[in-house]
Molecule: transfer RNA
Organism: Thermoplasmatota archaeon
Formats: sequence, C1' cells, structure tokens
RNA sequence: GCCACCGUAGCUCAGUCGGAAGAGCAGCUGAUUUGUAAUCAGCAGGUCGGGGGCUCGAUUCCCUCCGGUGGCU
Repeated sequence: GCCACCGUAGCUCAGUCGGAAGAGCAGCUGAUUUGUAAUCAGCAGGUCGGGGGCUCGAUUCCCUCCGGUGGCU
C1' cells in the first nucleotide's frame, strides 16, 4: 500500500432483506433472611464510532474519515 471483517448499555454480544433498539452479567431499589450470599420482583442505563448522502423514515443502504483484528504484498 491492497483486501476482508468488526465498532450497538459499564462488560460480552443479539438485532437488520429500512418502520426506529434488546438479552445476559454488572449497577440501584424492594421482597425474603437475625445478617450476608443466593433467589424473586422492579428500576435505571444507548449521539447504535464521527461526518455527509438517498429516503416520508437509516443501527440497517451509499460515500468518506477514525479505531481494531486478520490476510496479501
């Protein structure tokens, strides 16, 4: 330098043939317990890497940039 894949909650990851975001763990609150843990119930947490474009509408499609991983040279 070229090619491919990845970037979504604090962490690990789903989601998608465009209709607008979820799980597990972690966190908080309550129940239970003498208390802790465990268990159960609930709550909160997101500019979906940045910018631009197409569209009535973009996490999803297109372009570009940034970062990461792998391969080739």